About this RNA
A computed fold for a 1473-nucleotide RNA from a wastewater metagenome, annotated as small-subunit ribosomal RNA. Rfam family: Bacterial small subunit ribosomal RNA. RNAcentral holds the sequence, with entries from SILVA. The coordinates come from a structure-prediction model, not an experiment, and the mean pLDDT is 87.
RNA sequence: AGAGUUUGAUCCUGGCUCAGGACGAACGCUGGCGGCGUGCCUAAUGCAUGCAAGUCGCACGGGCCGAGCUUGUCUCGGUCAGUGGCGCACGGCUGAGGACCACGUGGGAAUCGACCCGGCGGUGGGGGACAACCCGGCGAAAGCCUGGCUAAUCCCGCAUACGUCUCCCCCUUACCCGGGGAAAGAAAGCGCUCGCGCGCCGCCGGACGAGCCCGCGUCCCAUCAGGUUGUUGGCGGGGUAAUGGCCCACCAAGCCCGUGACGGGUCGCUGGUCUGUGAGGACGACCAGCCAGACUGGGACUGAGAACGGCCCAGACUCCUACGGGAGGCAGCAGCAAGGAAUUUUCGGCAAUGGGCGCAAGCCUGACCGAGCAACGCCGCGUGGUGGAUGACGGCCUUCGGGUUGUAAACACCUUUUGGGGGGGAUGACAUCGACCGUACCCCCCGAAUCAGCCCCGGCUAACUCUGUGCCAGCAGCCGCGGUAAGACAGAGGGGGCAAGCGUUGUCCGGAUUGACUGGGCGUAAAGGGCCCGCAGGUGGUGCGACACGUGUGGUGUGAAAUCGGACGGCUUAACCGUCCGCCGCCAUCGCAUACGGUCGCGCUUGAGCCGUGGAGAGGGACGUGGAAUUGCCGGUGUAGUGGUGAAAUGCGUAGAGAUCGGCAGGAACACCAAAGGGGAAGCCAGCGUCCUGGCCACGUGCUGACACUCAGGGGCGAGAGCGUGGGGAGCGAACCGGAUUAGAUACCCGGGUAGUCCACGCCGUAAACGAUGAAUGCUCGGUGUUGGGGCACGAUCCCGUGCCGCGGCACCCUAGCUCACGCGCUAAGCAUUCCGCCUGGGAACUACGAGCGCAAGCUUAAAACUCAAAGGAAUUGACGGGGGCCCGCACAAGCAGCGGAGCGUGUGGUUUAAUUCGAGGCUACACGAAGAACCUUACCUGGGUUUGACAUCACGGUGGUAGGGAACUGAAAAGGGACCGACCUUCGGGAGCCGUGACAGGUGCUGCAUGGCUGUCCUCAGCUCGUGUCGUGAGAUGUUCGGUUAAGUCCGAAAACGAGCGCAACCCUCGGGUCUAGUUACACGUGUCUAGACCGACUGCCCGGGAGAACCGGGAGGAAGGUGGGGAUGACGUCAAGUCAGCAUGGCCUUUAUAUCCAGGGCUACACACACGCUACAAUGGGCGGUACAAUGGGAAGCGAAGGGGCGACCUGGAGCAAAUCCUAUCAAAGCCGUUCGUAGUUCAGAUUGCAGGCUGCAACCCGCCUGCAUGAAGCCGGAGUUGCUAGUAAACGCAGGUCAGCUAUACUGCGUUGAAUACGUUCCCGGGCCUUGUACACACCGCCCGUCACGUCACGAAAGUCGGCAACACCCGAAGCCGGUGGCCUAACCCUUGUGGGGGGAGCCGUCGAAGGUGGGGCUGGCGAUUGGGACGAAGUCGUAACAAGGUAGCCGUACCGGAAGGUGCGGCUG
Repeated sequence: AGAGUUUGAUCCUGGCUCAGGACGAACGCUGGCGGCGUGCCUAAUGCAUGCAAGUCGCACGGGCCGAGCUUGUCUCGGUCAGUGGCGCACGGCUGAGGACCACGUGGGAAUCGACCCGGCGGUGGGGGACAACCCGGCGAAAGCCUGGCUAAUCCCGCAUACGUCUCCCCCUUACCCGGGGAAAGAAAGCGCUCGCGCGCCGCCGGACGAGCCCGCGUCCCAUCAGGUUGUUGGCGGGGUAAUGGCCCACCAAGCCCGUGACGGGUCGCUGGUCUGUGAGGACGACCAGCCAGACUGGGACUGAGAACGGCCCAGACUCCUACGGGAGGCAGCAGCAAGGAAUUUUCGGCAAUGGGCGCAAGCCUGACCGAGCAACGCCGCGUGGUGGAUGACGGCCUUCGGGUUGUAAACACCUUUUGGGGGGGAUGACAUCGACCGUACCCCCCGAAUCAGCCCCGGCUAACUCUGUGCCAGCAGCCGCGGUAAGACAGAGGGGGCAAGCGUUGUCCGGAUUGACUGGGCGUAAAGGGCCCGCAGGUGGUGCGACACGUGUGGUGUGAAAUCGGACGGCUUAACCGUCCGCCGCCAUCGCAUACGGUCGCGCUUGAGCCGUGGAGAGGGACGUGGAAUUGCCGGUGUAGUGGUGAAAUGCGUAGAGAUCGGCAGGAACACCAAAGGGGAAGCCAGCGUCCUGGCCACGUGCUGACACUCAGGGGCGAGAGCGUGGGGAGCGAACCGGAUUAGAUACCCGGGUAGUCCACGCCGUAAACGAUGAAUGCUCGGUGUUGGGGCACGAUCCCGUGCCGCGGCACCCUAGCUCACGCGCUAAGCAUUCCGCCUGGGAACUACGAGCGCAAGCUUAAAACUCAAAGGAAUUGACGGGGGCCCGCACAAGCAGCGGAGCGUGUGGUUUAAUUCGAGGCUACACGAAGAACCUUACCUGGGUUUGACAUCACGGUGGUAGGGAACUGAAAAGGGACCGACCUUCGGGAGCCGUGACAGGUGCUGCAUGGCUGUCCUCAGCUCGUGUCGUGAGAUGUUCGGUUAAGUCCGAAAACGAGCGCAACCCUCGGGUCUAGUUACACGUGUCUAGACCGACUGCCCGGGAGAACCGGGAGGAAGGUGGGGAUGACGUCAAGUCAGCAUGGCCUUUAUAUCCAGGGCUACACACACGCUACAAUGGGCGGUACAAUGGGAAGCGAAGGGGCGACCUGGAGCAAAUCCUAUCAAAGCCGUUCGUAGUUCAGAUUGCAGGCUGCAACCCGCCUGCAUGAAGCCGGAGUUGCUAGUAAACGCAGGUCAGCUAUACUGCGUUGAAUACGUUCCCGGGCCUUGUACACACCGCCCGUCACGUCACGAAAGUCGGCAACACCCGAAGCCGGUGGCCUAACCCUUGUGGGGGGAGCCGUCGAAGGUGGGGCUGGCGAUUGGGACGAAGUCGUAACAAGGUAGCCGUACCGGAAGGUGCGGCUG
């Protein structure tokens, strides 16, 4: 410090995700030791038990025990409760509440304080009571009552009063200070070594602590916008330690709020902690400061101070009870239950530190110090070290060679941290005293001995193989893996990482510059408000002066400690701890500075405004007015149509339309001018005239003197649609009704047509309200056009024209710069400033709820659950388009012959079958693999056999009449069986062979989606690329585009390209002319027809014209041949996961007495059908018969086979010749030609089918061959929609040959020659292709993408009759405790007056105000559930359509209205995206 993920690729935007660190953690697996820390985050839920606050006898009386004697109401010691004092308000716990002066920080004045410290002064003299105790009584208990005695440092008068307080007087500006006077108010003793010690009272001051007030800081929601009646202030009073509306009476009507009041939600605050470079963000465990709470609510008492382990009342809960009553409060330490993913011992000690009491000894202290439990965290240590290769065994992998685990182990030597045993033994304590603790630490001995796991290994991200599994099981943080070779699942081996831990989960920060202060944006990615005015607010020209608020700087105070940083030090180190230093951005205060901002003052004119003189304009409003056109009505002429469309129909018309002429009526809109034009803030504005009226520009620089800019809230304006009331209504025209179209057509097209469109008045307030670009100001190259003013010059003086200069507008092109790119570019999207609005992934959602507005429609504001890993912008390359341009091809057209109909052949589908083996599937499968299925082939079926196998290699063992042959017999054969016959090589060891066993063979079994090779197709199309350079951030572009030309990316020219490669062409073969050579077997007798070799020949070379003086094109000459002369071979980069595992090869999988192998028979030849490729025909351009002519390519030895003979013939016989220019096929053909017949007929056409008789091949023609003869003679009379081939020696027609092959189902295929046409105007259309361009939401690429309803499932949410809770208020009722007030007939020691035993005074009781809880009531806010309902999201293969993306087949989209199963359609206005 970044990385992964949107795309075919790219750049950008943007979200999601990861790597880091942290934790009071939890969970999984694992677990040796020590140190230091930490440990209920949940139920502020409930608690058994024990402990956590007492102490003082030197304040006091007494009880009990003991001792002593001087036996006393005696003294001493111990102990106990009580009176009294101090403490119990500290310490400890918790975080509920609380958004508050609670906290933090800095200040302030109107205060208090026990204990402590300093100072001044005092401590005299009297009186009274109540506990304890005793008597009596009540109660289960808790406890209580009556009477009586008693002490004090208990209580109360009196005296005194330095000072204090209150009042008065003087001084004084002053209620400051100072002086004087008057009134009031104190005390306690105890101990003792007799000198003191500890106390007590008044006052002043200090220290420390507490109360109060203020400035500033301190979370979320504005879908909380207004709040408030003790409220805000005043006067007087009450109250308090003290200010204050804290409280009360009266008076006034204020006070708070957009700088967020009030309300709601959430929360202890801070020092700090975690993270981050920082700014910041998040957090507030432990430790420390503050606050708050102590079962819930209320209350006071005591006290210096107030209540966790005090009191009273109410409530809930728990416990005891004799039912009458009582008791209780772990959010102290342990501990229990519960909750929860989860959090410890009912430990030791007061030794240390600290606290309370005490003169002290001391007592108390679950504060604290320690120990225990827990890997919860941090830190440290160990599980050994060195040597050790034949690289052992085993495991795993393997291309079988080996590799790896791996110096790892074994083994040898060494060491002893840890562990075990033994011994010594601290610091912590300043005298005594050590819980920890026989601990830390030290020494000796023993023994490698006791000690390794966890996660990961597709990318990010470090680490790879095998096996299993087969979209299953599973993984997953994101992208994504898994559908038979998975480095991604699971196991294993190996490897990587960390290590007593390792992973996972959760949370926070980081990465995220993804809320941007540092440090982002808004034309098209999310984002400029529809426009204007404008208050608050923010910002503000220029000169001088003043102030010192901001700002800067210095001093002082403060900023607790801990933490943090640095240095040094202490534990063996570290964690941890100590000391010192630093830091603490803030706040306060006192100075200084005055540039900038601010404030105040005085000026200035350039910003702004005003004035004068001119000017342009569809700027706005009102009232008039004009012509053209449409429509309607009336009349004339006139007759059969008109209208409308792609074509039609509905409609209109013989009741007279349409057409045409005239007249009349009415409404709406204003042709030409007209424009890149003008005006307006925007919406918008268009005939002409008049009136009223806003703004703008130019010129003049006369006036004011910063008066300015922007603008949250607010106000106004605001197309169209829509709403209300009333008019109006020609045309147009949602809805609606017809007609068409269509599968349908709720549309597009046509005929009608209502709201509406128009007017007036009032609403609505939205648009693609767009320049998708807020307003204002300044600055920054040029060029062009246009519009409105002005100036100058020229043309002649005006009108006018031209040019130049400057200003205001509207446009275009471009520099710099900006931008992701596209693009913007003085009208900025450049460079800057000010202010406003807005954005923060997509969907849900321009939605819900709430609120405001509206008559309604609806508008404005505006979420969440849930869900996705993207959604996007621009540009690139392709592909595609019912986009465009150019151009090719038997692509169409023009022609010729066919196919599709018939019969037959063949192939395929289908069906059938025991099997009909398999493959091929649009073009590019289907007379294809098949260039030969009767057996064989053969892979299929049935049946019968074999199991080391029909075939290969190896090892081991065996074998001598061995290997091999083999009669009879069995059998369908394979095979069994064996009489008999009987080998080979040899270096004499043996080998080969054979038999057996084991390895293995075998497989046309699967996967052409694991492959090689080969092939088809686009395509013989003209394309496909590279190097360097250049352009672009990049994908990529350029080159290869453009102008010509070509069959061609062929060539020429131009050109940021220059070259090159694979293709094209050429080189190769063949045919056509010639020359030469050679001539066997040809013809024939010397030639060169012929054969086969070499060479020549054609190159746009020549001429004319066109073209650009090019390439090239047109024509011509010559020539056998021309402009690639015909044909062939030759197939670029690639595409189709195209085809082939069955030609071959081959990975993997499967099989192995069978999926192998042998055999017999059957099947591949089936047959209701369908398709494809063919053959033969349907006839007279023909058939039959007779005669007659002319080829070429080929083939031939298990072959071709002559002559001759036989047969009607197939064929038989025969065997000459020929390994072939020699012989044979083969006299080589047929169509052709000559002649004859047939006469339009299912025929003298056609030949299917069938019968009989034969021939040939073969082991064998039944299934299932071919041929011959005779007989039989079917369909068929030229073929629907549709479709194929061919552009010249081509099509068509004719025959010949060959391969395969025993034979042949060949009409197929491959070749060969013979005869030999027609047509091409042309490129609109169909198909395919090439190049350029355009649009794109496609990239599996249009067989693409994609929208909405409906149906089903799941999930979350809204509405909903209602129903059940929660919270805070309000009104009324009731009203505990208690303070305060009143009363007080009852009670009353010390004091006062009186002496009566009464009054004052005090109290109980009662009453009143307030008052918690409770009750009743209507509302508010908020939540749960809710029949049903609404939309939404998601869910491999459901239904309907086709809306959008290419002109998406009606351009799309926005607002609105109506309509429709649905996407959607239509109207009106708008936008171009």